The RNA shown here (c-di-GMP-I riboswitch aptamer) has 92 nucleotides and comes from a Gemmatimonadota bacterium. NCBI's taxonomy places the organism under Bacteria, Pseudomonadati, Gemmatimonadota. It was read from a public genome assembly, where an Rfam model found it. It matches the Rfam family "c-di-GMP-I riboswitch aptamer". Rfam links the family to the GO term cyclic-di-GMP binding.
[in-house]
């Protein structure tokens, strides 16, 4: 260097569930805890999926606004795929 991930072996990471925080919300960090991960390292480039603040349109009731539906990402998901970076063991 390619390919596999059946053995071994020392590590690594943490789902949900629940506390704190932040955050309009999805989420996110950190504590707890292990469902699982051979890239469950990294990265929103393509699909994909949540969210809807603020925008626009609209209904309703009103002191100049509130209440509601819908639509939208610039938010968000890398533990949904595909991509691109990087990297640990073992075997062949």
């Nucleotide at each position: 260097c390619g390919c596999u991930g059946c053995c071994a072996a020392g590590a690594g990471c943490a789902a949900a569930c629940u506390c704190g925080u932040c955050g309009a919300a999805a989420g996110a960090c950190g504590g707890u805890g292990a469902c699982g991960c051979a890239g469950a390292g990294c990265u929103a480039c393509g699909g994909g999926g949540c969210u809807g603040u603020c925008g626009u349109g609209g209904u309703c009731g009103a002191u100049u606004c509130g209440a509601c539906c819908a639509c939208c990402a610039g938010g968000c998901c890398g533990g949904c795929c595909g991509g691109g970076c990087c990297g640990c063991c073992a075997g062949c």